The RNA shown here (Lysine riboswitch aptamer) has 179 nucleotides and comes from Halobacillus mangrovi.
The source organism's lineage runs through Bacteria, Bacillati, Bacilli, Caryophanales and Halobacillus.
The coordinates come from a structure-prediction model, not an experiment, and the mean pLDDT is 81.
The sequence is in RNAcentral, with records from Ribocentre.
[in-house]
RNA sequence: AGUAAGGAUAGAGGUGCAACAUGCAUGAGUACACAUGUCGAGGAGAAUGAGAUCCGACGACCCAUGUGGAAAGGGUAUCUUGCCGAAGCGGAAGGAACCUCAUGUUCUGGACGUUGGUUCUGUUGCUUAAGAGGCGCAGGACUGUCAUAUAGGAGACUAUAUGGAGGGCUAUCUUACGC
Numbered sequence: 001a002g003u004a005a006g007g008a009u010a011g012a013g014g015u016g017c018a019a020c021a022u023g024c025a026u027g028a029g030u031a032c033a034c035a036u037g038u039c040g041a042g043g044a045g046a047a048u049g050a051g052a053u054c055c056g057a058c059g060a061c062c063c064a065u066g067u068g069g070a071a072a073g074g075g076u077a078u079c080u081u082g083c084c085g086a087a088g089c090g091g092a093a094g095g096a097a098c099c100u101c102a103u104g105u106u107c108u109g110g111a112c113g114u115u116g117g118u119u120c121u122g123u124u125g126c127u128u129a130a131g132a133g134g135c136g137c138a139g140g141a142c143u144g145u146c147a148u149a150u151a152g153g154a155g156a157c158u159a160u161a162u163g164g165a166g167g168g169c170u171a172u173c174u175u176a177c178g179c
Base pairs, nucleotide, nucleotide: 002177003176004175006174007173008172009171010170011169014084016083017082018081019080021078022077023076024075032068033067034066035065036064037063042055043054044053047103048102049101050100051099087115088114089113090112094108095107096106097105098104116143117142118141119140120139121138122137124136125135126134127133145164146163147162148161149160150159151158152157
């Protein structure tokens, strides 16, 4: 020299990323509360089963009308902070809430898997209340980076084509083997 998906630190990409806070729209004239009416025996908490409790002939529940009328998750704008596997998507164990138990639902969690980034199109798939947003799939465009080939150049490097993936790329330091 080289080998080891070696190690550490610092960086780059760009309509960069996320979180907190605040505002706004959506959610939704929904849930819920109250009133009136109808009905007439059951009903209540995601749901189902079992149990407990409670409401109900002083008329519940359902339904209709009226008067009031939210919130969360998700989105977006601005600020700040932390950042460059930032992060997105899927997600095991574990934890919490749902009256109790079982199944389960929601939230949290984040082992592990996956995606280089942005953007456009779609009688497309998943998520979702959603024609939002995100992710996937198919097809384009742009872009950073490295490798290879070709051309140009004294060189630094530049252009074009093809390909790779963030376990990448750049810089510096460093470990083991080897010499």